[in-house]
Overview
Predicted 3D model of a 99-nucleotide RNA (Glycine riboswitch aptamer) from Acidocella sp. The coordinates come from a structure-prediction model, not an experiment, and the mean pLDDT is 77. Of the family's consensus pairs, 90% are formed in the model.

């Protein structure tokens, strides 16, 4: 100093579950907002804590702490397309933390 990882941004891929009832409302057969019921998990969000680490105790046993999720729970958002969408790949930035 170059590279990589976190980070935002552009592109592309990207599942799941009503095209559901009902009542208003709308530039009007199509959305939207309220309700009811059934349903989905992969925006966010709660909840558990394996591997492994740490800390007490001379030691064993044992205790306490940190430690994920795509598990779970659906609060919240979603259930024709269309938006949105964890995650992935790619592009140019960033960044001066890591080796």
């Nucleotide at each position: 100093a170059a590279g990589g990882g976190g980070c935002a941004c552009u592109c592309u891929g990207g599942a799941a579950a009503g095209c559901c009832g009902g009542u208003g409302g709308c530039c009007a057969c199509g959305c939207c907002a309220c309700c009811g019921c059934a349903c989905c998990g992969a925006c966010g969000g709660g909840g558990u804590c394996a591997a492994g680490g740490g800390c007490c105790g001379g030691a064993c046993g044992g205790g306490c702490c940190c430690g994920a999720a795509u598990c779970u729970c659906u609060c919240a958002g979603g259930u024709u397309c269309a938006c949105a969408g964890a995650c992935a790949g790619a592009g140019g930035g960033g960044g001066g933390u890591c080796a």